[in-house]
A computed fold for a 71-nucleotide RNA from a Minisyncoccota bacterium, annotated as transfer RNA. It matches the Rfam family "tRNA". Rfam's curators write: Transfer RNA (tRNA) molecules are approximately 80 nucleotides in length. The sequence is in RNAcentral, with records from ENA. Lineage of the source: Bacteria > Bacillati > Minisyncoccota. The coordinates come from a structure-prediction model, not an experiment, and the mean pLDDT is 82.
RNA sequence: CGGGAUGUAGUAUACCGGUAGUAUAUACGCUUCGGGUGCGUAAGGAUCGGGUUCGAUUCCCGGCAUCCCGA
Numbered sequence: 001c002g003g004g005a006u007g008u009a010g011u012a013u014a015c016c017g018g019u020a021g022u023a024u025a026u027a028c029g030c031u032u033c034g035g036g037u038g039c040g041u042a043a044g045g046a047u048c049g050g051g052u053u054c055g056a057u058u059c060c061c062g063g064c065a066u067c068c069c070g071a
Base pairs, nucleotide, nucleotide: 001070002069003068004067005066006065007064010024011023012022013021018054026042027041028040029039030038047063048062049061050060051059
């Protein structure tokens, strides 16, 4: 320098045009003499900008970050 892949909650990961789940972690409550375990509840998220669309995490374009390949 060229090509490709990935970017989703603190962490890991699912879904893929119709308002995003799960596990774990966190907070609170119940359980216990107390802790742990277990149960329940809650908060917490689509890398950024633009476009298409009635509607975009999803499609298109560009940027950024990481990784891979080639030179």